The part of an RNA shown here (large-subunit ribosomal RNA, domain II) has 678 nucleotides and comes from uncultured Algibacter sp.
Lineage of the source: Bacteria > Pseudomonadati > Flavobacteriia > Flavobacteriaceae > Algibacter.
Its mean pLDDT, the model's own confidence on a scale to 100, is 84.
Its Rfam family is "Bacterial large subunit ribosomal RNA". Its family is annotated with structural constituent of ribosome and ribosome in the Gene Ontology.
Context: one part of a larger RNA
RNA sequence: GCCUACGAGUUACCGUUGCUAGCAAGGUUAAGCACUUCAGGUGCGGAUCCGUAGCGAAAGCGAGUCUGAAUAGGGCGCUUAGUUAGUAGUGGUAGACGCGAAACCGUGUGAUCUACCCAUGGGCAGGUUGAAGCUGUAGUAACAUACAGUGGAGGACCGAACGGAUAUACGUUGAAAAGUGUUCCGAUGACCUGUGGGUAGGGGUGAAAGGCCAAUCAAACUCGGAAAUAGCUCGUACUCCCCGAAAUGCAUUUAGGUGCAGCGUUGAUUUAUAGUUUUAUAGAGGUAGAGCUACUGAUUGGAUGCGGGGGCUUCACCGCCUACCAAUUCCUGACAAACUCCGAAUGCUAUAAAAUGUUAAUCAGCAGUGAGGGCAUGGGUGCUAAGGUCCAUGUCCGAGAGGGAAAGAACCCAGACCAUCAGCUAAGGUCCCAAAAUAUAUGUUAAGUUGAACUAACGAGGUUGAACUGCUUUGACAGCUAGGAUGUUGGCUUGGAAGCAGCCAUUCAUUUAAAGAGUGCGUAACAGCUCACUAGUCGAGCGGUUCGGCAUGGAUAAUAAUCGGGCAUAAACAUAUUACCGAAGCUAUGGGAUAGAAAUAUCGGUAGGGGAGCAUUGUAGUGUCGUCGAAGGUGUGUUGUGAGACAUGCUGGAGAAGCUACAAAAGAAAAUGUAGGC
Numbered sequence: 001g002c003c004u005a006c007g008a009g010u011u012a013c014c015g016u017u018g019c020u021a022g023c024a025a026g027g028u029u030a031a032g033c034a035c036u037u038c039a040g041g042u043g044c045g046g047a048u049c050c051g052u053a054g055c056g057a058a059a060g061c062g063a064g065u066c067u068g069a070a071u072a073g074g075g076c077g078c079u080u081a082g083u084u085a086g087u088a089g090u091g092g093u094a095g096a097c098g099c100g101a102a103a104c105c106g107u108g109u110g111a112u113c114u115a116c117c118c119a120u121g122g123g124c125a126g127g128u129u130g131a132a133g134c135u136g137u138a139g140u141a142a143c144a145u146a147c148a149g150u151g152g153a154g155g156a157c158c159g160a161a162c163g164g165a166u167a168u169a170c171g172u173u174g175a176a177a178a179g180u181g182u183u184c185c186g187a188u189g190a191c192c193u194g195u196g197g198g199u200a201g202g203g204g205u206g207a208a209a210g211g212c213c214a215a216u217c218a219a220a221c222u223c224g225g226a227a228a229u230a231g232c233u234c235g236u237a238c239u240c241c242c243c244g245a246a247a248u249g250c251a252u253u254u255a256g257g258u259g260c261a262g263c264g265u266u267g268a269u270u271u272a273u274a275g276u277u278u279u280a281u282a283g284a285g286g287u288a289g290a291g292c293u294a295c296u297g298a299u300u301g302g303a304u305g306c307g308g309g310g311g312c313u314u315c316a317c318c319g320c321c322u323a324c325c326a327a328u329u330c331c332u333g334a335c336a337a338a339c340u341c342c343g344a345a346u347g348c349u350a351u352a353a354a355a356u357g358u359u360a361a362u363c364a365g366c367a368g369u370g371a372g373g374g375c376a377u378g379g380g381u382g383c384u385a386a387g388g389u390c391c392a393u394g395u396c397c398g399a400g401a402g403g404g405a406a407a408g409a410a411c412c413c414a415g416a417c418c419a420u421c422a423g424c425u426a427a428g429g430u431c432c433c434a435a436a437a438u439a440u441a442u443g444u445u446a447a448g449u450u451g452a453a454c455u456a457a458c459g460a461g462g463u464u465g466a467a468c469u470g471c472u473u474u475g476a477c478a479g480c481u482a483g484g485a486u487g488u489u490g491g492c493u494u495g496g497a498a499g500c501a502g503c504c505a506u507u508c509a510u511u512u513a514a515a516g517a518g519u520g521c522g523u524a525a526c527a528g529c530u531c532a533c534u535a536g537u538c539g540a541g542c543g544g545u546u547c548g549g550c551a552u553g554g555a556u557a558a559u560a561a562u563c564g565g566g567c568a569u570a571a572a573c574a575u576a577u578u579a580c581c582g583a584a585g586c587u588a589u590g591g592g593a594u595a596g597a598a599a600u601a602u603c604g605g606u607a608g609g610g611g612a613g614c615a616u617u618g619u620a621g622u623g624u625c626g627u628c629g630a631a632g633g634u635g636u637g638u639u640g641u642g643a644g645a646c647a648u649g650c651u652g653g654a655g656a657a658g659c660u661a662c663a664a665a666a667g668a669a670a671a672u673g674u675a676g677g678c
Stems, first nucleotide, its partner, number of pairs: 001678006011094013026050002032044004054061002064076004097235002100232001104225003108221002115199009124189001126158003129154001133150006162186003167182004201217001203213003238613006248261005262369002264366007274359001275356009289342001290340002296336002301331003307325002309322004372397010402413003417591004422587003428581003431566003437578001439577006450568002458553002462550010479537005485510003490504003516531001520529002592603004614667001616664007624656002632651008
């Protein structure tokens, strides 16, 4: 892992609601006793309990009573239906749907492992070093001291046994629930070890690691209290039909729990000025917007300048001045969730009409939900960040399948009773993958831009369109040829300043076809080149501004790219048009179910409510089947919307099913389920 078997809302009592039945202002017996055909039996038994009257704390009174001074007012009552069983739902008390803790307490069992202690035994190859003491010699006044020998000390040295465990490899479903190899430490000691004994669970023991106390230790193990408790996790078994939620408010030692309300379902009652929608009318309101010489606050520039600062003056007061600050007022510009002189649209309330036609309300039984999420819109918060967070309104997912968006919970289209090799459409599409236009008309783009959606400021004689405007056959624009002069080197400044460092100027005048007291380059200053301006040549359009379309640069993300791909110059983009494809939508045909008298309408569905059934085991009754072959097993066929049912071949070899009721140890795919097998 698979197969088989087992495996979870039960039972008792007490409430409560529905249904069924008996009796009814009454209903009912319990224990017990008797009988008996021994059975959910019959008869006695009226104790008890519920109901028939309430109010008051009570005395008490009584269809009333309490409060009260009250005959007032008010509170609770009266004007009747109960009760006993059965059964279904549900609540309570019990283990109470099943399994599951870590723990707590009590009685005991453990020191054959291990920690420490007590008693009594045992063990430590070999080698090395050479303390004290002693002896001798030297030495001393005597000691001291030195040397040689002897001697054999030491938590001394090296190193086996023995004890340990430093490093590393292997092992890690091991050879082993702690080992093996190599290496390493101690090895006469606080050493190692045998045997016997002692200390016991909030206790022991501990050279102390919360270590060890029998492979178990921040409180051992065993049995018991005990089915501890578990607002937590997991699991909870057949079918079909109808309806169908919530993830919100308030409260909570409350936040992943619960109570009440909201929303679901089932039954009963009520049928109206019910409910819902639309239109009209009448209202309340202070949002969006707007406004602010209409308030409060904030605020741009200007005018005026109370007051202040500074300066002058004076014995003092007064006074004068100001490139300073600045109130009020006036003009001007503009701001506000906690500003408003104003002020919508929606929404809300009421009334009327129309449409719809119970969708509504109340009571009662049973719930589930009380983690929500995305998108759009109005807001708070945040960075006008987040697939962020918190509200509001709507919608969808949740609990919703189908088509489209390559793929995708909630985006677009659209709500699946069943069947069909029928048709029409939606969104979206029609070159191929891949159903349908290589459709039509007119433009745009040259960037593979683009081919679902998504980037900017800024730059740029890309290209295309529109508007306005200037010049132009009295010849424009561009090119080429020629001129571009004189007073004058204008004045000032300066070392110099001559069109061209700088300053000034009614920057003027002359000759001219035209030529600035000079547009740029250039020189130390001149010179030189050039421009404006003019003529000639040429011969038809040439400039400027603004607003659009499509392109272009800006353009950067982590494994190799890509429109879904191939690819496409349209099969891209824009506008217009006609066909076609395209879904579980709509239609067509046939069928089923629910509600209803019918017409007709409805039939997606999680939690959940309600209804109807199938199967299993047994009991009672009933008519039956079976060795001419029961149950069971294994195939085949038929049949029912389904759980399932029926027939039959083979096997099997003795019991069995149907129907009507009743009663349950009554349905397994899941619980890291339990046991067995493979």